[in-house]
RNA sequence: CUUAUCAAGAAAGGCAGAGGGAAAUGGCCCGAAGAAGCCUUGGCAACCACUCCGCCUUAGGCGGAAAUGGUGCUAAAUCCAUCAUGCUGCGGUAUGGUAGAUAAG
Numbered sequence: 001c002u003u004a005u006c007a008a009g010a011a012a013g014g015c016a017g018a019g020g021g022a023a024a025u026g027g028c029c030c031g032a033a034g035a036a037g038c039c040u041u042g043g044c045a046a047c048c049a050c051u052c053c054g055c056c057u058u059a060g061g062c063g064g065a066a067a068u069g070g071u072g073c074u075a076a077a078u079c080c081a082u083c084a085u086g087c088u089g090c091g092g093u094a095u096g097g098u099a100g101a102u103a104a105g
Stems, first nucleotide, its partner, number of pairs: 001105006011041005019030003024082004042074003047070003051065006078099001083096005
């Protein structure tokens, strides 16, 4: 950079000791009944590889199963808003975008 997905799902213990929810602003939350970070053991999910099944027309593609491996994740929608457009009872609301995260290339 490209493509796909992002309202589902999944926690205990140890060390540590005041922050954390990506950044900025605003809001709203989590946190001394212990935040970040590190470690251990679980778990979730099914993006990729392997394996198995079905279909198609060989290469291969599509769909499904499983959960061995590679990642990822395990408060709240990616916590919410920010920009644009539509609607509006002016409180909001819907869609899209930006940014971000993850996977594969």